[in-house]
RNA sequence: AAUUGUUUCCGGGGUCGGUGUAAUUCCGAACCGGCAGUGAAAGUCUGCGACCCGAACGCAUCCAGCGCUCGGUGGACUUGGUGUAAUUCCAAGACCGACGGUUAAAGUCCGGAUGAGAGGAAACAUAA
Numbered sequence: 001a002a003u004u005g006u007u008u009c010c011g012g013g014g015u016c017g018g019u020g021u022a023a024u025u026c027c028g029a030a031c032c033g034g035c036a037g038u039g040a041a042a043g044u045c046u047g048c049g050a051c052c053c054g055a056a057c058g059c060a061u062c063c064a065g066c067g068c069u070c071g072g073u074g075g076a077c078u079u080g081g082u083g084u085a086a087u088u089c090c091a092a093g094a095c096c097g098a099c100g101g102u103u104a105a106a107g108u109c110c111g112g113a114u115g116a117g118a119g120g121a122a123a124c125a126u127a128a
Base pairs, nucleotide, nucleotide: 004125005124006123007122008121009120010119015029016028017027018026030108031107032097033096034048035047036046037045043095044094052072053071054070055069057067058066059065077093078092079091080090081089099111100110101109
């Protein structure tokens, strides 16, 4: 140094106009992109998290439920260029976006969420 442990901190972005009784939801035009990996930088590759569903266990119990573990589900890209190497860079044109709510249908508003979290950083300690 690596490893392991403890603690602390960090850990998601984005709108204007038009119509209308009513829409940041429709129409038009814009805007946004979690974490790790990858021969080289990724919303679209691979894997993970979030969201949603189910089961076991624990807690609570009038009902509703809460916690935890495991499992499942889960969107979207092509062409050209450079190069040793790029679905990651450059150029062009595309595409995608949980659940609940709403005077009218939501990636961008409100809410669960001052939550959870992939993971990142630091400090301290640890044994050969």
Molecule: FMN riboswitch aptamer (RFN element)
Organism: Actinomycetota bacterium